[in-house]
Context: one part of a larger RNA
Molecule: small-subunit ribosomal RNA, central domain
Organism: Desulfobacteraceae bacterium
RNA sequence: CUGGGCGUAAAGAGUCCGUAGACCGUACUGUAAGUUAGUUGUUAAAGACUAAAACUUAAUUUUAGAAAAGCAUCUAAUACUACUGUACUUGAGUUUUUUGCAGAAAAGUAGAAUUUCAUGUUGAGGAGCAACGCCUUAAGACACAUGAAGGAAUACCUAGAGCGAAGGCAACUUUUUGGUAAAAACUGACGUUGAGGGACGAAAGUGUAGGGAGCAAACAGGAUUAGAGACCCUGGUAGUCUACACUGUAAAUUCUGAAUGCUGGAAUUUAGUACAAAAUAAUACUAGAUUGUUUUAAGCUAACGCGAUAAGCAUUCCGCCUGAGGAGUACGGUCGCAAGACUGGAACUC
Numbered sequence: 001c002u003g004g005g006c007g008u009a010a011a012g013a014g015u016c017c018g019u020a021g022a023c024c025g026u027a028c029u030g031u032a033a034g035u036u037a038g039u040u041g042u043u044a045a046a047g048a049c050u051a052a053a054a055c056u057u058a059a060u061u062u063u064a065g066a067a068a069a070g071c072a073u074c075u076a077a078u079a080c081u082a083c084u085g086u087a088c089u090u091g092a093g094u095u096u097u098u099u100g101c102a103g104a105a106a107a108g109u110a111g112a113a114u115u116u117c118a119u120g121u122u123g124a125g126g127a128g129c130a131a132c133g134c135c136u137u138a139a140g141a142c143a144c145a146u147g148a149a150g151g152a153a154u155a156c157c158u159a160g161a162g163c164g165a166a167g168g169c170a171a172c173u174u175u176u177u178g179g180u181a182a183a184a185a186c187u188g189a190c191g192u193u194g195a196g197g198g199a200c201g202a203a204a205g206u207g208u209a210g211g212g213a214g215c216a217a218a219c220a221g222g223a224u225u226a227g228a229g230a231c232c233c234u235g236g237u238a239g240u241c242u243a244c245a246c247u248g249u250a251a252a253u254u255c256u257g258a259a260u261g262c263u264g265g266a267a268u269u270u271a272g273u274a275c276a277a278a279a280u281a282a283u284a285c286u287a288g289a290u291u292g293u294u295u296u297a298a299g300c301u302a303a304c305g306c307g308a309u310a311a312g313c314a315u316u317c318c319g320c321c322u323g324a325g326g327a328g329u330a331c332g333g334u335c336g337c338a339a340g341a342c343u344g345g346a347a348c349u350c
Base pairs, nucleotide, nucleotide: 004321005320006319007304008303012318014200015199016198017197021193022192023191025088026087027086028085030083031082033081034080035077036076037075038074040072041071042070043069049065050064051063052062053061054060091190092187093186094185095184096183097182098181100180101179103177104176105175106174107173108172109171110154115149116148117147118146119145120144121143125136126135162169163168205246206245207244208243209242210241214240215239219235220234221233222232257317258316259315260314261313262312264296265295266294267293268292273287274286299306300305323350324349325348332343333342334341335340
């Protein structure tokens, strides 16, 4: 020296795909590179170690001996790793069938509501607030009725339900397309993770071209107030919407990386399979597996809590942390139209 950690103390990248690399199922054959055992050579002497001798003893000196380890050589061994070949089916995948699902994209359609416009009826207020004022209205508002236009969002169903890698996804229909579950057949380790790299990535923002009903940063007015650049009220532009590009960040959170195996019960839920009863449509029961939750045992934890969807017991791979501030700043580099993003210090202070 052979570290300790990452739910809340510093620390899991926003998510996935995937290159190199690392790791990798069962049985057998062969090789013998790693590995193991031995042989030979070498690794100067001195020193160190062991034994003896010399000096009265110690220190010291002399003589003899032996090991370990490295490198090379040769001979064996073959459990494990590696490589070669053969086979297998449990990991993984493909096809077909069946079933459910707000997964994605495109096109089309629908109804309610807000707003505006037109016409008609009516004839004085309306809107809004705690309140005032502004605003609107006899050039007929508001209200009611009929018709039209336009944009955005899809009440009920709707649930701690479903789907998706995450961001996220909700009217209806069609087309294209992805995933997942079960069964059968097939392929036969084709797998896991993943530095760099690539793709996707809420909202806001940016560019160009459209669109613009409602809402609404900025802005204006009125209140409130000591003041009010706010909260409240009346207006209102970007924006919100569409297409194509960019940006690449969020308390992107489960503050919990991915994969695999193992380890007790109980309750509920999603979609299937099999069996049986009773009945024709729902319900209840049993067995096995699946999805989303709840509760607890063991165990873990500093505690809170986690508890088969682990923060338990193990393995593989990646990312990240190392006192607080300075600081996610400066400088440099890469990316971006910009805003800025990514990478990322030190002095100094405590």